[in-house]
Molecule: SAM riboswitch aptamer (S box leader)
Organism: Verrucomicrobium sp.
RNA sequence: CGCUCAUCCAGAGUGGCAGAGGGAACGGCCCUGUGAAGCCACGGCAACCGGUGGGGCUGACUUGCCCCGCGCCCAGGUGCCAAAUCCGGUCGGGGUCGUGAGGCCUCGGCGAAGAUGAGAA
Numbered sequence: 001c002g003c004u005c006a007u008c009c010a011g012a013g014u015g016g017c018a019g020a021g022g023g024a025a026c027g028g029c030c031c032u033g034u035g036a037a038g039c040c041a042c043g044g045c046a047a048c049c050g051g052u053g054g055g056g057c058u059g060a061c062u063u064g065c066c067c068c069g070c071g072c073c074c075a076g077g078u079g080c081c082a083a084a085u086c087c088g089g090u091c092g093g094g095g096u097c098g099u100g101a102g103g104c105c106u107c108g109g110c111g112a113a114g115a116u117g118a119g120a121a
Stems, first nucleotide, its partner, number of pairs: 003119006013042005021031003026088003043081003047078003050073003053068005085113001089110009
């Protein structure tokens, strides 16, 4: 840099340095001199790895899955601390506006890309 699997409507910021960008890409829409990115300090969160309880289904010797407000606990590892992954594609249902093309709102399925983790080579 790729590959496999899982998850993505939850959660969590102050100070210092710095000085114009940032939210992956593109478009939109946002954030930002009331201070962006980055770095440092301290603080916080709890997604995955870890520990553990109750109930149910399956399986057959301890396997897999589901529910319990992400069941509960921890904070060692990875990670994270504006907005649903900020929104977007496509298929279908419902509502509403419009003479119409179509617009807007909403629910469900599938997908692309991305992020994070756990693995394998």